[in-house]
């Protein structure tokens, strides 16, 4: 310095209206750790957590070196399990609208960071 960095409402139902409510339905940013797998076999290298640790974003502010910031459990295997395998849960900024993790807007932005 260039680039490149975020998914998802489908179906029936109530209504004057509802991708917003109800019932199923779907969707998971970055980096860290992580016993699976997969390549090399020697020590490595690759991938592996929405709810274990950080952080972005997001809101509040006296505008910052400040404040806020979400959710998990049970079994099972094992020497170990907060990541593994099963089961069943739960979370999900602000403004708009019939109450919104999915729609519409700020935003052709901004970034944790990846890469060349």
């Nucleotide at each position: 310095u260039u680039u490149c960095a975020g998914g998802g409402c489908g179906u029936g139902g109530u209504g004057a209206a509802a991708g917003u409510c109800c019932a199923c339905a779907c969707c998971g940013g970055u980096g860290g750790u992580g016993a699976a797998c997969g390549c090399a076999u020697u020590u490595g290298c690759g991938c592996a957590a929405g709810u274990c640790c950080a952080c972005g974003a997001g809101c509040c502010u006296u505008a910052u070196u400040g404040g806020c910031c979400g959710a998990a459990c049970u079994g099972g295997u094992g020497a170990g399990a907060a990541u593994c395998c099963a089961g069943u849960a739960c979370c999900g900024a602000c403004g708009g609208u019939a109450u919104a993790g999915u729609c519409c807007g700020g935003a052709u932005g901004a970034a944790a960071g990846a890469a060349a």
RNAcentral holds the sequence, with entries from MGnify. A computed fold for a 116-nucleotide RNA from a bovine gut metagenome, annotated as FMN riboswitch aptamer (RFN element). The coordinates come from a structure-prediction model, not an experiment, and the mean pLDDT is 78.